Predicted 3D model of a 95-nucleotide RNA (SAM riboswitch aptamer (S box leader)) from a mouse gut metagenome. It matches the Rfam family "SAM riboswitch aptamer (S box leader)". Gene Ontology term of the family: regulation of gene expression. From the family's description: The SAM riboswitch is found upstream of a number of genes which code for proteins involved in methionine or cysteine biosynthesis in Gram-positive bacteria. Its mean pLDDT, the model's own confidence on a scale to 100, is 79. The sequence is in RNAcentral, with records from MGnify.
This record gives sequence, structure tokens and C1' cells, in this order.
RNA sequence: CUUAUAGAGAGUGACGGAGGGACAGGCCCUGUGAAGUCCGGCAACCUGCACUAAGCAAGGUGCCAAAUCCCACAGCAUUUUUGCUGAAAGAUAAG
Repeated sequence: CUUAUAGAGAGUGACGGAGGGACAGGCCCUGUGAAGUCCGGCAACCUGCACUAAGCAAGGUGCCAAAUCCCACAGCAUUUUUGCUGAAAGAUAAG
């Protein structure tokens, strides 16, 4: 850079000891224990098995609060504050 995906799924564990949810804003999580490490777990993608298909495994990698937490830009509708759609940005995988 290209393509694909995202309202599913996953901890009453150990160490640790104050932050975390990408970024501004919002709204949240957190000493009833954040980040991180280990263990454990999940199964969208690759891979292997099976194959009409659903599926099974957990090797690669990823993930394990909340829709990618919501939102930012554009359009439509609207009871003027909300709703819907799309884009952008970011994330992950494969190339």
C1' cells in the first nucleotide's frame, strides 16, 4: 500500500501497586486493585483435520469492560435534539 473483518466469544487465579479505555471532547473502568508479567481462556484471520456443509483442533498471530465505548467529517430525517447512512481515522489478519 491492497483486500477482508468488527453488536459473537473469553478469569471469583498468582505477582504487581496507579493508572487505563489509540488521539481532542464526552462518557466510563479502576485500592471491592489500573498498567505490566505469568498462568488460564477465546476462536474473526492464517494454518492443519474433516468436507456438500455445519464443524473440530489451538500451530502462527491476535484478542479476553462497555458496538472499534460514543463522538469528530459528509449526507438524509427530525419534535432542535436526537436518529439513520456513509466516509475518515485507528485496530487485527492475510498478501